Overview: Small-subunit ribosomal RNA, 3' major domain from an uncultured bacterium, 470 nucleotides, folded computationally. The coordinates come from a structure-prediction model, not an experiment, and the mean pLDDT is 85. Its Rfam family is "Bacterial small subunit ribosomal RNA". Rfam links the family to the GO terms structural constituent of ribosome and ribosome.
[in-house]
Context: one part of a larger RNA
RNA sequence: UGACGGGGGCCCGCACAAGCGGAGGAACAUGUGGUUUAAUUCGAUGAUACGCGAGGAACCUUAACCGGGCUUAAAUUGCAGAGGACAGGCGCAGAGAUGUGCUCUUCUUCGGACCUCUGUGAAGGUGCUGCAUGGUUGUCGUCAGCUCGUGCCGUGAGGUGUUGGGUUAAGUCCCGCAACGAGCGCAACCCCUGUUUCUAGUUGCCAGCACGUUAAGGUGGGAACUCUAGAGAGACUGCCGUUGAUAAAACGGAGGAAGGUGGGGACGACGUCAAAUCAUCAUGCCCUUUAUGUCCUGGGCUACACACGUACUACAAUGGCUACAACAAAGGGAAGCGAAAGAGUGAUCUGAAGCGAAACUCAAAAAAGUAGUCUCAGUUCGGAUUGUAGGCUGAAAUUCGCCUACAUGAAGCCGGAAUUGCUAGUAAUGGCAGGUCAGCAUACUGCCGUGAAUACGUUCCCGGGCCUUG
Numbered sequence: 001u002g003a004c005g006g007g008g009g010c011c012c013g014c015a016c017a018a019g020c021g022g023a024g025g026a027a028c029a030u031g032u033g034g035u036u037u038a039a040u041u042c043g044a045u046g047a048u049a050c051g052c053g054a055g056g057a058a059c060c061u062u063a064a065c066c067g068g069g070c071u072u073a074a075a076u077u078g079c080a081g082a083g084g085a086c087a088g089g090c091g092c093a094g095a096g097a098u099g100u101g102c103u104c105u106u107c108u109u110c111g112g113a114c115c116u117c118u119g120u121g122a123a124g125g126u127g128c129u130g131c132a133u134g135g136u137u138g139u140c141g142u143c144a145g146c147u148c149g150u151g152c153c154g155u156g157a158g159g160u161g162u163u164g165g166g167u168u169a170a171g172u173c174c175c176g177c178a179a180c181g182a183g184c185g186c187a188a189c190c191c192c193u194g195u196u197u198c199u200a201g202u203u204g205c206c207a208g209c210a211c212g213u214u215a216a217g218g219u220g221g222g223a224a225c226u227c228u229a230g231a232g233a234g235a236c237u238g239c240c241g242u243u244g245a246u247a248a249a250a251c252g253g254a255g256g257a258a259g260g261u262g263g264g265g266a267c268g269a270c271g272u273c274a275a276a277u278c279a280u281c282a283u284g285c286c287c288u289u290u291a292u293g294u295c296c297u298g299g300g301c302u303a304c305a306c307a308c309g310u311a312c313u314a315c316a317a318u319g320g321c322u323a324c325a326a327c328a329a330a331g332g333g334a335a336g337c338g339a340a341a342g343a344g345u346g347a348u349c350u351g352a353a354g355c356g357a358a359a360c361u362c363a364a365a366a367a368a369g370u371a372g373u374c375u376c377a378g379u380u381c382g383g384a385u386u387g388u389a390g391g392c393u394g395a396a397a398u399u400c401g402c403c404u405a406c407a408u409g410a411a412g413c414c415g416g417a418a419u420u421g422c423u424a425g426u427a428a429u430g431g432c433a434g435g436u437c438a439g440c441a442u443a444c445u446g447c448c449g450u451g452a453a454u455a456c457g458u459u460c461c462c463g464g465g466c467c468u469u470g
Base pairs, nucleotide, nucleotide: 004470005469007468008467009466010465011464012463013462015458016457019422020421021420022419026313029310030309031308032307033306034304035303042053043052065298067296068295069294070293077121078120079119080118081117082116083115084114088103089102090101091100092099093098106113107112124288125287127286129284133282134281135277136276137275138273140271145184146183147182148181149180150179151160152159153158164175165174166173190265191264192263193262195233196232197231198230199229200228201227205222206221209220210219211218236259239253240252241251242250243249315415319374320373321372322371323370324369331362332361333360336355337354341350342349343348381412386407387406388405389404390403391402392401428450429449430448431447432446433445434444
């Protein structure tokens, strides 16, 4: 000087407390461990691994395995030599890669170009080392800290500033002070959202005036409203009162759509963990070169006594089912979205209008509401599993896809110890969309609907900040 203490003081955080909902029990989905396997490719492993890399393993992907091939090679390129073909088409063999037969067969400004073969120099490696590295990322932590110049103090390490009195979300600000200043952080500047004005008015809108319809902004028209999207305004403790040290500020109030950072996002200081990644990429060293490279068929990554994590669906009456019938936002669409109409119980099929989309379309929002029924049961709860018959994508659905109908109808009656998230448009709950994608979503990323309870307080648990002490 730091770090640590079951030392002290002050302070903060869904840290506890007060509440609400979960998970731990069941079934299933998914990831991991373990075991198995020819292979079950590799990485991630307390917090900070485990619906993680993977934003989508039938082939491909694919890196692992069995087997069949190639060795200048699948791809790039220099030089030398030889040649005019290679590719395509049609056969044959083969699991295919590939081999083989026939056919077809270059251009030229004559320098060469292009392609093939041979040789050679180079290649290739998802092989090793993240404890050789760059880059990127997680975490402490959006915590309020981390430093520098000059000066002063100290033999020096170093201290001071940065401590102290207040205050703040904040090293935020004020006052004081051998310090005076400054930098990286904080805040603000950026984006979304909440109010309003102006501009603009189509593909969006329809108040007033007409026309019109079974219905409809459908038509003339309008520019008010909604909305769209550009420019502004607006919030600054600005105003008032009280407290305070006459300060910073705190509390209350007015006005206001919004009040003290309005809400949310992006943004992550010096550093810590030899944290993660050599398999995104780049790269040193080492290793490999008829193989640890490369092409291909098939199988594997999907196994299954078991253990754990994360989700989904439930155990029901605040519910299930049936009928009727409202109200969104944000997105996607051309190798695409696909309407109307028709067929089918349905998945879906036929069909083809319109739309590169404020125009057409995906598209039905669902919970909510109204009416009826069920009456506490393993049930009209729950839907696993299995059988049969179908549909879709795709060369291909057996290993190993999704969906539909009928039948079947497991476990499960609210979950031990221990444990987790959340402070407001939040939790909880309901659906919708997108990316990935031929097909496949209980995952992820977004969107809107309905919409709570509680916070006395800081003694205790956990983590953190400042001062001080051993």